Background:
A computed fold for a 519-nucleotide part of an RNA from a metagenome, annotated as small-subunit ribosomal RNA, 5' domain. Its Rfam family is "Bacterial small subunit ribosomal RNA". Rfam links the family to the GO terms ribosome and structural constituent of ribosome. Model confidence (mean pLDDT): 84 of 100.

[in-house]
Context: one part of a larger RNA
Order: sequence, then C1' cells, then structure tokens
RNA sequence: GGAUGAACGCUAGCGGCAGGCCUAAUACAUGCAAGUCGAGCGGUAAGGCUCUUUCGGGAGUACACGAGCGGCGGACGGGUGCGUAACGCGUAUACAACUUGCCCUUUAACGGGGGAUAGCCUGAAGAAAUUCAGAUUAAUACCCCAUAUGAUGGUGGAACCGCAUGGUUCAGCCAUGAAAACUCCGGUGUUAAAGGAUGGGUAUGCGUGACAUUAGAUAGUUGGUGAGGUAACGGCUCACCAAGUCAACGAUGUCUAGCUGGUCUGAGAGGAUGAUCAGCCACACUGGGACUGAGACACGGCCCAGACUCCUACGGGAGGCAGCAGUAGGGAAUAUUGGACGAUGGAGGAAACUCUGAUCCAGCCAUGCCGCGUGAGGGAAGACGGUUCUCUGAAUUGUAAACCUCUUUUAGCAGGGAAUAAACCGGUGGUAUAGUCACCGUUGAAGGUACCUGCAGAAUAAGCACCGGCUAACUCCGUGCCAGCAGCCGCGGUAAUACGGAGGGUGCAAGCGUUGUCC
Repeated sequence: GGAUGAACGCUAGCGGCAGGCCUAAUACAUGCAAGUCGAGCGGUAAGGCUCUUUCGGGAGUACACGAGCGGCGGACGGGUGCGUAACGCGUAUACAACUUGCCCUUUAACGGGGGAUAGCCUGAAGAAAUUCAGAUUAAUACCCCAUAUGAUGGUGGAACCGCAUGGUUCAGCCAUGAAAACUCCGGUGUUAAAGGAUGGGUAUGCGUGACAUUAGAUAGUUGGUGAGGUAACGGCUCACCAAGUCAACGAUGUCUAGCUGGUCUGAGAGGAUGAUCAGCCACACUGGGACUGAGACACGGCCCAGACUCCUACGGGAGGCAGCAGUAGGGAAUAUUGGACGAUGGAGGAAACUCUGAUCCAGCCAUGCCGCGUGAGGGAAGACGGUUCUCUGAAUUGUAAACCUCUUUUAGCAGGGAAUAAACCGGUGGUAUAGUCACCGUUGAAGGUACCUGCAGAAUAAGCACCGGCUAACUCCGUGCCAGCAGCCGCGGUAAUACGGAGGGUGCAAGCGUUGUCC
C1' cells in the first nucleotide's frame, strides 16, 4: 500500500447493488416450513343447491368433501460444518463386477377366480396418548390359477470377437415367474422385456496439513480355497490353510482441519484463505438399529438405550429450530415472530387447482462497493470579529461573508404512472386431429413503487484525523521530567512546531480514525 462476513470512537443527507451469529453442533416459548389425488375405493362429518317437513329433522345431488383404505411425493428443495488427513475431495480412467421411480423409443400382453381389512355400526378399557372385542363392506390394497415373444436358472451345440477373469450372436430341450382398472370411447393407466436419457454405486493412478521431542505397526491382520451376503467386486462376513502385509520415498501415533471451483495479495513465482454464489462430502438432541421403498439406514418417519424438558388422575405418556422468523444464553459483534405464490422452480392432479419461510419481494444495519448532493457566477469598503506581529500600523482568516444575478439535482408537496405476463385455462377459427397454430379474453406480492411532469425556495444536508522526522501541513498561550504523548526514532526538567487549548494549515470525505487478521 492492498484486503476484510469485521468491531470500537466521533460524525452522518440521498439512492442503486450486494452482504449480515466468524462465539455455544448451547437450550428453545409460539406460529409457519410437505403435501396432494373423488378421473383408484367404500362412503357422507361440515358446507352449497333442489325437494320435503310434525320445524326437531329427512331425502337427493356427474356441487363438494372431514376422517379412512389406496397411489405418488415426504431420499428433492432448505440448514449446519460436529466428525473426517480419508479414494473424503480434486483430476484422469475403468466396470467383461453394478443399479436407475418418474421421462423418451420399441415389442408383446391386460384371461379367470378368491379371502380379508380400515372406515361405518355395537360394546369395552384409559386422566390422556391411545387401545381392545364383535358384526359387516370396497378397491388400481392382498392372494391363487392360466398364458410367456422375450426374461431368469439348468443342460448341450455352432459362429465370431476380445482386455486377463472372459464377452456377443444364433438355434434345441427342461423348469420358474405377470398384470388393474377408470373412461367424455379419444384415451389414460397396468404387466413383461429391450434400448436411450438422467441420477447413483464401486474400483484404480496422481495430487491434497503439522509434529521424528511419535520408529516400529498389524491376528480378519496379508494372501489362498470354499461358503454366505450384496444391485455389484471385495476379509464385506464366516470355516479351513499358509505367514504374511505396511514402514525413513515417514508406517503407526498425537494435534489440527470439511474438500474444490474460487477469494485476497503479489510483476510473477509464491504466500494466506475457503463468508456470500456453485459442485462434492458429512451430520440432524447423543449413541445404536433396521423397516418401507427405484432411491434412506431417512432433519420436520419408526424402534431401543441415554441426557434434558414438559403433561399426569402416579398407572402412564409427549418432545427434538444445524428449516424461516423469533427467545434466552454466550459474545467486541451480526436483522422482521413481515408480504405473495404475480414470476422461476418443485410435489400431487387429466385439469381447474392445492401446497411450497424453496423462491420473488419488502423491513432493519454507512457492513461494503458505486453514484449524487450539501450550490453556481459575479462581488474589495480587502468590512466587523478572531489570531499573529518588528503594534499610530500591518499580515492572515479572505471572494470567504454581506450584496447582485442564476440554477433546483436531492429532500418536501401535487399530478400522471410502468415493464416484469407469457402461458395454463375459456371462446372463435384453421390444420395432418400431435392441444399443433392464429386471434380475443383472464392473472402483479413488490406498488401507486421505479420513472416522468409541475410548484416554491439557497432553500433540507460536513465531518473526522493529522501538522518533530519517516509524512502533506506552523504559530501563539498554558504546563514545567509534572500533566501527558508515542507506530519507530523519541518529546516534556521555564520561550515545547512532539503534552493541553486556540488561530491557521494539510489529507480524506458521508465518512474519518483506531484495533484485530492476511499478503
């Protein structure tokens, strides 16, 4: 000098864009953050409409829908950095050792049957959470049978190929395993299989901290055979056998740490760093475990144990903000218990639509960067006042002020007033009937905001640090090794440009200075 997720002191006019718990992965009141589908099902708690009524109510409904069964989604999105020195990450390869819901392309199929169960009803237990029994009912829930192009397993054969184990294609025989309906009749959906796309899994080369005042470490350890397990290879697990394996090119141990793209600095090499944004990983009160599922060993799922908090009728129960706000605590220190789904994206749905603290916006904070303003031109009696001096007078403050002319950014008031919106959907028309094209209609939180115009008036707007040298900027007074200053050198003991005040000056400026950290 540059930089900063900064803090502190003094000061503070406006706008745009960005950023905002670095500390206690401490504990959390309250609200919200993951639902959706009636075009899968039995139904009808509430509401609308229609009919009826003894005014209590009852019936219907191709309106709609609580609870329930079922499907898809809750594995995404959002948070944090505890752990991890590791194939965790980065980069480059490999899978002839794998998987992939929804989506796309293609082929084939969707035949027959059965028993339950939730809900509803009845009864019971409990303070509650909730649970039990009986009767009865449905499905795209569950089960059985048939069928099998291809699939899987077994057994032979042939051809071709490679990269070591091997792989591909074509025949034959035996065995095994599937489905679901809804419908506006257009279709949607389901099952099996092949391919694609996307996502994931695994393995390997190289790279990726400190300490040798850590020198030896290791028994599933290293390898083999066989078996089990997995989507898949593998000591991944197990039985048996062998005695290996790693290490001064740093094993093992201890400490520290999420990694990267990047960021800061530097001419570069390098050094430091990993906030915001993006990719990957890990975690979800602490530890362990599996279930479901295409995908989890699952932040707002389940089970067990523990600590803590809460409710209790003492028998027993409930909970997990490292989601968004917010609270307490810690701290030098870090924001609103806001608005909207209008846009983008996501889940469900045929769609309308519903949900979405993702997201888009608004609020707070000079935390940073950028921009603008606090007026412009003229104006010498060089005014008054202040300060200083060689003191009848000069110098300086200083064109500064007054005064004249002008402008009106910004702030204020008044008026106008957006883009972000194109779709979906509805209507009309065309087309090859692929919702494919054209036209019209409809939808804005931000917001009466941005922006534009007008009005009056210099009106609403300057501070901070420094002035001995380094380092731009000097005099007077006070003090008298005192009080104090100080980044280093050093100032102060009676004329201190170094302390304190004043006048003047210098530098930066809505900031300025100090402190911390990095180069």